This is a predicted structure of a 159-nucleotide RNA (Lysine riboswitch aptamer) from uncultured Anaerotignum sp. The model forms 100% of the base pairs in the Rfam consensus. The organism belongs to Anaerotignum, within Bacteria.
RNA sequence: GAUAGAGGCGCGGCGCCGAUGAGUACCCUUCUGAUGAUAUGCCGGGGGCGGCAGGAGGGGGAAAGGCUGUGCCGCCGAAGCCGUUUGCCCUGCCCCAUGGGUCUGCGGCUGGGACAUUGCAGAAAAUGUAAUGUACUGUCACGAAUGUGGAGCGCUAUC
Numbered sequence: 001g002a003u004a005g006a007g008g009c010g011c012g013g014c015g016c017c018g019a020u021g022a023g024u025a026c027c028c029u030u031c032u033g034a035u036g037a038u039a040u041g042c043c044g045g046g047g048g049c050g051g052c053a054g055g056a057g058g059g060g061g062a063a064a065g066g067c068u069g070u071g072c073c074g075c076c077g078a079a080g081c082c083g084u085u086u087g088c089c090c091u092g093c094c095c096c097a098u099g100g101g102u103c104u105g106c107g108g109c110u111g112g113g114a115c116a117u118u119g120c121a122g123a124a125a126a127u128g129u130a131a132u133g134u135a136c137u138g139u140c141a142c143g144a145a146u147g148u149g150g151a152g153c154g155c156u157a158u159c
Base pairs, nucleotide, nucleotide: 001159002158003157004156005155008076010075011074012073013072014071015070016069018067026060027059028058029057030056031055032054041052042051043050045096046095047094048093049092079110080109081108082107083106084105087102088101089100090099111137112136114134115133116132117131118130119129120128121127139150140149141148142147
């Protein structure tokens, strides 16, 4: 270097069911705003354009991202997260800004799952992730041993 392989509450993709999202967004309707108004108010920040929003009552009423479970498939840096970059999409329209989503490239972190605390992401008490801690687990190193330490750029087998 190549090929094969192991870890176990192991990882991911897609489909389906379910909960959450949410009695929310949105739709219809009544009143109000409200004056046929040069709107001093609103449409998430600025300018322009365009618009009338917004609130309350009544009647209807979702979805996406994220998640539990399960089936199938692909796998064992499986993969995930963070930062950054390019393009695209959304944030009423145009210009700018901001925030979000997604794709590509680059860099960083994590051996694996579980539990606890804190930070961040998230609508969230779901879930994810990072740090710290606890026990466990696979692996290697050291040691006579209890044990201690390391990281997947690792470990085992064959060539």